[in-house]
RNA sequence: GGGCCUGUAGCUCAGUGGGAGAGCACAUGCUUUGCACGCAUGGGGUCGAGAGUUCGAAUCUCUCCAGGUCCA
Numbered sequence: 001g002g003g004c005c006u007g008u009a010g011c012u013c014a015g016u017g018g019g020a021g022a023g024c025a026c027a028u029g030c031u032u033u034g035c036a037c038g039c040a041u042g043g044g045g046u047c048g049a050g051a052g053u054u055c056g057a058a059u060c061u062c063u064c065c066a067g068g069u070c071c072a
Base pairs, nucleotide, nucleotide: 001071002070003069004068005067006066007065010024011023012022013021018055026042027041028040029039030038048064049063050062051061052060
């Protein structure tokens, strides 16, 4: 320098054009003598950045950034 893959909640990830979600974690309550476990409720995201296509983009296209991998 070139090819490919990945980037979504604090962490691990799902989500192939119209509702942004799950598990764990966190907060509150119930339960307990207390803690843990369990149960219920809740908070937390400008979906890596920018532009384009579209009535509508996490999703499709382009550029860039970061990481991984292969080739040179």